[in-house]
RNA sequence: GAUUAGCUCAGCUGGUUAGAGCACCAGUCUUACAAACUGGGGGUCACAGGUUCGAAUCCCGUAUCGCC
Numbered sequence: 001g002a003u004u005a006g007c008u009c010a011g012c013u014g015g016u017u018a019g020a021g022c023a024c025c026a027g028u029c030u031u032a033c034a035a036a037c038u039g040g041g042g043g044u045c046a047c048a049g050g051u052u053c054g055a056a057u058c059c060c061g062u063a064u065c066g067c068c
Base pairs, nucleotide, nucleotide: 001065002064003063006022007021008020009019015053024040025039026038027037028036046062047061049059050058
C1' cells in the first nucleotide's frame, strides 16, 4: 500500500437500488460449433468491533498478500 461477483477492476471527501468488462447459464442465429445479438443468475464490499439518522467509504484491532 492492497483486500468489492469465478477472474481483472471501478465506486470523486458517508446518502436513496453495489457496478463494469471477461467468464458462466438460457434463447435467437447455424447442418453443427464459434462469433454476433437478446435476456438472466451470481456479492455477509477479507474478519470483528466502534462512530453516525445513515458506512464498501471514517476510526480501532485481526488476518492474508505486495513494496521499502
About this RNA:
The prediction has a mean pLDDT of 80. The RNA shown here (transfer RNA) has 68 nucleotides and comes from a marine eukaryotic metagenome. Its Rfam family is "tRNA". It is annotated as a transfer RNA.